A computed fold for a 1444-nucleotide RNA from an uncultured prokaryote, annotated as small-subunit ribosomal RNA.
RNA sequence: GAACGCUGGCGGCAUGCUUUACACAUGCAAGUCGAACGGUAACAGGCCGCAAGGUGCUGACGAGUGGCGAACGGGUGAGUAAUGCAUCGGAACGUGCCCAGUCGUGGGGGAUAACGCAGCGAAAGCUGCGCUAAUACCGCAUACGAUCUAUGGAUGAAAGCGGGGGACCGUAAGAUUUAUCGCCUGGAGAUGAGCCCGCGUCCGAUUAGCUAGUUGGUGAGGUAACGGCUCACCAAGGCUUCGAUCGGUAGCUGGUCUGAGAGGAUGAUCAGCCACACUGGGACUGAGACACGGCCCAGACUCCUACGGGAGGCAGCAGUGGGGAAUAUUGGACAAUGGGGGCAACCCUGAUCCAGCCAUGCCGCGUGAGUGAAGAAGGCCUUAGGGUUGUAAAACUCUUUCACCGGUGAAGAUAAUGACGGUAGCCGGAGAAGAAGCCCCGGCUAACUCCGUGCCAGCAGCCGCGGUAAUACGGAGGGGGCUAGCGUUGUUCGGAAUAACUGGGCGUAAAGCGCACGUAGGCGGACUGGUAAGUCAAGGGUGAAAUCCCGAAGCUCAACUUCGCAACUGCCUUUGAUACUGCCGAUCUAGAGUCCGGUAGAGGUGAGUGGAAUUCCUAGUGUAGAGGUGAAAUUCGUAGAUAUUAGGAAGAACACCAGUGGCGAAGGCGGCUCACUGGCUCGGUACUGACGCUGAGGUGCGAAAGCGUGGGGAGCAAACAGGAUUAGAUACCCUGGUAGUCCACGCCGUAAACGAUGAGUGCUAGCCGUCGGGUAGCUUGCUAUUCGGUGGCGCAGCUAACGCAUUAAGCACUCCGCCUGGGGAGUACGGCCGCAAGGUUAAAACUCAAAGGAAUUGACGGGGGCCCGCACAAGCGGUGGAGCAUGUGGUUUAAUUCGACGCAACGCGAAGAACCUUACCAGCUCUUGACAUUCACUGACCGUUUCCAGAGAUGGAUUCGUUCAAUGGAUCGGAGACAGGUGCUGCAUGGCUGUCGUCAGCUCGUGUCGUGAGAUGUUGGGUUAAGUCCCGCAACGAGCGCAACCCUCACCCCUAGUUGCCAGCAUUUAGUUGGGCACUCUAUGGGAACUGCCGGUGACAAGCCGGAGGAAGGUGGGGAUGACGUCAAGUCAUCAUGGCCCUUACGGAUUGGGCUACACACGUGCUACAAUGGCAGAUACAGUGGGCUGCAACCUCGCGAGGGGUAGCAAAUCUCUAAAAUCUGUCUCAGUUCGGAUUGUUCUCUGCAACUCGAGAGCAUGAAGUCGGAAUCGCUAGUAAUCGCGGAUCAGCAUGCCGCGGUGAAUACGUUCCCGGGCCUUGUACACACCGCCCGUCACACCAUGGGAGUUGGUUUUACCUGAAGACGGUGCGCUAACCUCGCAAGAGGAGGCAGCCGGCCACGGUAGGGUCAGCGACUGGGGUGAAGUCGUAACAAGGUAAC
Repeated sequence: GAACGCUGGCGGCAUGCUUUACACAUGCAAGUCGAACGGUAACAGGCCGCAAGGUGCUGACGAGUGGCGAACGGGUGAGUAAUGCAUCGGAACGUGCCCAGUCGUGGGGGAUAACGCAGCGAAAGCUGCGCUAAUACCGCAUACGAUCUAUGGAUGAAAGCGGGGGACCGUAAGAUUUAUCGCCUGGAGAUGAGCCCGCGUCCGAUUAGCUAGUUGGUGAGGUAACGGCUCACCAAGGCUUCGAUCGGUAGCUGGUCUGAGAGGAUGAUCAGCCACACUGGGACUGAGACACGGCCCAGACUCCUACGGGAGGCAGCAGUGGGGAAUAUUGGACAAUGGGGGCAACCCUGAUCCAGCCAUGCCGCGUGAGUGAAGAAGGCCUUAGGGUUGUAAAACUCUUUCACCGGUGAAGAUAAUGACGGUAGCCGGAGAAGAAGCCCCGGCUAACUCCGUGCCAGCAGCCGCGGUAAUACGGAGGGGGCUAGCGUUGUUCGGAAUAACUGGGCGUAAAGCGCACGUAGGCGGACUGGUAAGUCAAGGGUGAAAUCCCGAAGCUCAACUUCGCAACUGCCUUUGAUACUGCCGAUCUAGAGUCCGGUAGAGGUGAGUGGAAUUCCUAGUGUAGAGGUGAAAUUCGUAGAUAUUAGGAAGAACACCAGUGGCGAAGGCGGCUCACUGGCUCGGUACUGACGCUGAGGUGCGAAAGCGUGGGGAGCAAACAGGAUUAGAUACCCUGGUAGUCCACGCCGUAAACGAUGAGUGCUAGCCGUCGGGUAGCUUGCUAUUCGGUGGCGCAGCUAACGCAUUAAGCACUCCGCCUGGGGAGUACGGCCGCAAGGUUAAAACUCAAAGGAAUUGACGGGGGCCCGCACAAGCGGUGGAGCAUGUGGUUUAAUUCGACGCAACGCGAAGAACCUUACCAGCUCUUGACAUUCACUGACCGUUUCCAGAGAUGGAUUCGUUCAAUGGAUCGGAGACAGGUGCUGCAUGGCUGUCGUCAGCUCGUGUCGUGAGAUGUUGGGUUAAGUCCCGCAACGAGCGCAACCCUCACCCCUAGUUGCCAGCAUUUAGUUGGGCACUCUAUGGGAACUGCCGGUGACAAGCCGGAGGAAGGUGGGGAUGACGUCAAGUCAUCAUGGCCCUUACGGAUUGGGCUACACACGUGCUACAAUGGCAGAUACAGUGGGCUGCAACCUCGCGAGGGGUAGCAAAUCUCUAAAAUCUGUCUCAGUUCGGAUUGUUCUCUGCAACUCGAGAGCAUGAAGUCGGAAUCGCUAGUAAUCGCGGAUCAGCAUGCCGCGGUGAAUACGUUCCCGGGCCUUGUACACACCGCCCGUCACACCAUGGGAGUUGGUUUUACCUGAAGACGGUGCGCUAACCUCGCAAGAGGAGGCAGCCGGCCACGGUAGGGUCAGCGACUGGGGUGAAGUCGUAACAAGGUAAC
C1' cells in the first nucleotide's frame, strides 16, 4: 500500500501481491570491440572473367582466439537480536577504469582455438590427427622507483593497433620517424571495498548459570590486512542479576502515521546499508564474487530421451497457475536521464522515459444560470380548514466550463535525433444539450411523520428498540450530512493522567512483604584545600540526499515540482568556569555509638514452689431421686446417686489486684521465689569522629491448627455415639466421648499475622487524661517545667466521602515492597521447599459490562425507643353446626349472557330476570336497515273494523272516518355516502369510584451546610385527637392537609300561630266548637361554651388535673368534608372516547327457552333450638316517610289472603299506622302447645300470560335443629342487644338495601403480646423495595481448558558411522612445448607443471540417546455460559445459631 456493498462524468499528480522466499509455459531483461587476432558463414558494393564462376578487394561481419564489462543496474526480505544497522572514532590493508605527475615500451621463442580430415552419440556434446595468428602465452636484456637482505648483494616489467600528414628507403607491398590511443614499473590522489573500538538497538527469569579454541601467552602458518583466523605447546582463564546462556519474534535506518509535547505505533512507494537468489555445501576466475540471468557436488522438483544419457532455476520486465478479502499490459521507445563496450560512428540497456488498466489515494472542475405563484398537477400528511414537496417543475430569457465535432499545433532539443503524440494548448461549431449518488434521521449526533409488522420479521458502535397506536424493524413522503463518491469492516495513534519521565496510586475502592537482622545497590551532617568525571558556557567537526517547517518560483489554481534558508533536539573534539554532585587530602561535633550513675516493667530461658477450683479414689452421715431443658429424653442412682464431712491422688490454668496500665521487632507475655539474660528510658559529662538510613537476593523469628518420636492426660473437646427438635436435621440444644489441648525434641511457615496504615529523618495551633525518669519552689504533697511512652478531643492542612490530624492519612526528603476492571484463579502447568497436609512463585483460553468504595433518600428487619386505633385485654351478642333465603366457585347445559377475586370480589353492578328487561341459546326472518343526516323523484299520510296463513315478526285481503294544500314538508319506494355493534383493548384514555385513612402527614420560596445525591426547616424538651400549641434551635416564612367556618340533635329568646297546641273561660262523645297563642310543636332569625372563672401542677409557657356555674365542659353527640400520593386497583356493559374488528352480519326484528340447572364447596343473612319462652285473651305509647291508574277511614261478605260498596285527602287537616313492653290465663323441660322446612290440597291477588319460574291465605303434613370443632366477626352509650314501622325499585314479588322511632345494658386493670398505623434511631448485599435478594449439589445442552496409556511432527543437541565436490598438505614410478645443461643434430637430463594416489577438514545422509515445542488421544478433573427443571435455604436485618 487497504478490502467489501451500492453508485460512477472529466482531468492532473501519485500508488498498485501486505497472502505461498509457492510452482512456472512463452518472449525479452548484458553485452560490446575488426582501431587486439587468424579469418569470411550471411548481406551489399567493387575488381577479374564471354559465361560458369573466381577474388576479403571494400563496407562490414556469423562463429572463434583475445580485451573490457558481466561483482553495476533491477528484484525480494527468507535468514539475521548481531559476522547486522545507526552514530562517533581508529589503524594494520588493498583498490580495475579515472586525475596529476615519474621511469620505460629493446630483443626473441614455443604453442593453441577457429579451420581441415576422420570418428562416436538420439541429443547435449565429445574425441583423435593436422595447419595458423595476436594487445593470448613464455624466456632474455634493462631497472628511476619497488621487494628481500647476512648490507656484501640478490630478485623482478612491458604490446602493440588504426588513421592522417611530412621526410626518407623501396617498383610495389611495406619499413623507419613523429602526434593520438594503448602497454609496463613504482609512488601520490580520488573513488569504492575489507577490518577494529565506544555508545544505542524487541519480549520472556515459569530460561540462572554459560564456555575447551573456550580466555590469555609463546612460536609457526594463513590473509590484501590486525586477530584463536588456523595449528603446536604452556597457563586456567573468559562471560553473567547493569541479565550471560536459552527460547520467541524481527531485516536496520533516513523517515511515515499520530500526539500540545514527552511518547506510542510503524519501516509500502523514494533514499542509505545489510542479507538472499530452488535447498545445502564448495571453490574457480577476477581489481572486486565465494557471483540472480557463471562453474562443481549433494538433495528435492520439473522437462526431453532412441532408456544409454542429458537439460533447468522469473525474490529481473510482462505474463500463467495456485493461494487469497485483495493488487495492473505477455504495450512503445532508447527521443531524454544514466550505465556497459568502442577512437568513433554506433550497438546493447523490461535501468529509465512514456503509454495502458484500477475512484486505490490526494487535488481541481462539471452535471447549468436568471426570471418564474394559478403557490399547477402528482405524491405525502391533515384537526378536512389546510400544510408540505416548492421557485422546485412547466414556461420565458441566457451561457457553453467539461465532454463531442472540425481546424491549427508546441516546449521538452544549445547543431541533428521526439516513444509520448496530432498529445498539452489555441481557434471555430452545435446544443441545456451527454454527466448524481450514497448514508443517516431514539440519545450520544445534524435531521419526523404516516402505513405495514406485532418479542414475529428484524435492528444494534454503546445504552438499548420490537409482546397492536414503534420518530429505533420494513416501505413511503419529508428532512439532515457528505458528494464522484458514500457507507461498512479491518489496522494504528489520540482521547486514556487507563503503566503516570513530563504525569497516578496503596486506612475502607486493586495495592504495605507477618516481623526483624543484614549483603549488593541507592541515598547521606558541618568547615576547608585540590581535581574537573558529571554539570554549565563558547568554538570546531559531523549529523548523506529526499522528507517536515519557513520564504520564494513553475505548471490557469491546487495537488505536484523546483530553488533558498532554517532545522535535524545526537555524537566526537578543543578551550574555559567551579556554585552543586562525584573523587582525593585535612579538620569538626549537632547524626550515630561508647563510658559512669540511677529507674520502671506479665521482655526471654531454666529450676523450684503455693493456694482455690474441677474430676477421680477411700471412708462417714443420709435417702430417693439427681441431672438437664423452651419443654423433654438419652444419662447417673436402692449394688445407695445428688447433697454433705474428712482424707488422698492427678493434671491443667493462675480469681481478686487489673487499668484505652506495662514490656517486646512482630507473633506474643499475667500466682510466687531464685539463677542466667536481651532491650528501653532518665541524668551526667569524658571519649570515638559520619562510624549513618534503607535494603533486591539471603538469613533468623513467627498465633492457632496440623505432622513425627517419646511422655502426660484433670477439665474442655473436632470425629463419633445416643437423646431431642424438625417435613427432613449428617446442625443449632442435651448426655457421653477419642484425637488434640500439656511437656521434651524435630518439622510446618500460614492467619481479618489488622492500626486492614513499610522503615527512617526534619518541620507544622492547642486542650484534657495516664505510665516511667529528672529539675525548681515551698505549705511534704501540691504547683510549674522537661525528656520518653500510651490514650481522648480538636485548628490549619489533607481526603471521593467516612475520617486523619506532633503516635498524620498534613508539609517535604531517602530507600524498599506492592497495584492496574470483575470472574476464570491465588487455580493449571513448570520450578523450589515439605514426611505429609500443603506452602511459595504464578499464567492462559473463555466469559461479563459491570464488580467495588463512601455517603444519600426510601423500604424492610423473627433491631431498639416513644405513641395511637374495638388492635389486644375486660365484657355483650354473633358467625363457623341445622333448615331456608341470597351471592360466588365448580359442574352441567343448545344457552346456563357479562363484569367484580385477600383486606378493598362473593344480599357486589342488580333501587327488584315469568314476557319485556336481555346483552345468552334454538328456530324463523329483514338488508340504507329499529334510529340520524343528505340527494333527486313521488305527492298523502294517518286512525279504525273484520277475515285468512303463520309460533310470532310478517305477508295477503277488507270496512269506516279524515284527506290539509299556506309550498311548509310528512310518507313510500330508490341510489350511495352511511347507520348500527352490551364486539376487543380499563395495560391507549376521560370521567367516576374503592383503598391505605379522617391516618397526620405532604411540600415550597429564600437563606445556610454539603463536591454531590441531599440535609436543615419538619429534628430536640414538653403537650395534643392532630406537623395542635409552647419553648429551644441556621433558620425565617408560606402552601395543601388538621382545626374552624356548613348541616343536624340538645338549652334559651324573638317573630309567626294553621291543618298544630289548650293553662285559664265556655262547650263537646271527641281541641269538637267559641276563644287564646302562655305551653308543646312547627320554621325563620338570634343567643349560648371561650379552658372564660377558681385551686393545684408545669418552666412565669403550651397544657393537664380538680371544682364552681351551666341545658351542654374541655373538638358537647352525629354528619358532610378525604392532603401529596400508592395499588398499570375497578369500570370500554352507565356515559364519553383513540385504535382495531363485523357490515345479507359480531347489525335489526320475532316466538320459545335460558340467566331460576345441582353429587358438591365457600361468603352474607333470616328463622330457630325455647320458660328473660310459646300460645290465648286483654290493653298503652312512636317517629321518619308515602299517597290520585294513589292512600283509603267507615260499612259489609269471607276462617283468611281478600272481595264489594263508599266518606275524606294532591294532605302538620284525610289515610297508610305499630310491635316488643304491660296485665291475666295456660303450657312445665319434652324434639314439646319449641321449631317451622318439606309435601299434599283448596283458594286469593297482580298481570296478555304464574308450566319451566311470582307473592299471599286456609286446612293438613311437621324435617333438621337441644346453643354449635379448629377458627373467626361486630360493638365503648342512647352504643351493643332487642322490637316493630316507613321508603326507593315496583303491575306483582325482599329474610336484601336505605331510613325511622320504642325498650335499653355490661366492661375497659392496662399496653407484655397479635394486627394496622405515626415519629425518632440503627443495620442492610433490598430499590419491581422481604411476596426482596441470593448460595451450593444434582439433571440437560453448548464452549474453552488441565491430566492422560500413547501416537504424529517440528526444532535443537550429544556420541559414533559415512565422506560428494573442493581447496590445502604429501607423494607423484605415468604424462609433459617454451627456461637451463650437454650434444653438430637426433636426442638425453634438469627445473617446473599435470593426471593419478594418500592424508586431515567438510555438506547431505545414517545409527543410538537427550532437551524443547506443537497436533491428535479412550477416559477423566474442575471451570464458564444457558426466561421459566430438582433438592434444600448458607449469606444480606440480631437473616432467625452474629458474620468472616

Source information: The sequence is in RNAcentral, with records from ENA. Its Rfam family is "Bacterial small subunit ribosomal RNA". Model confidence (mean pLDDT): 85 of 100.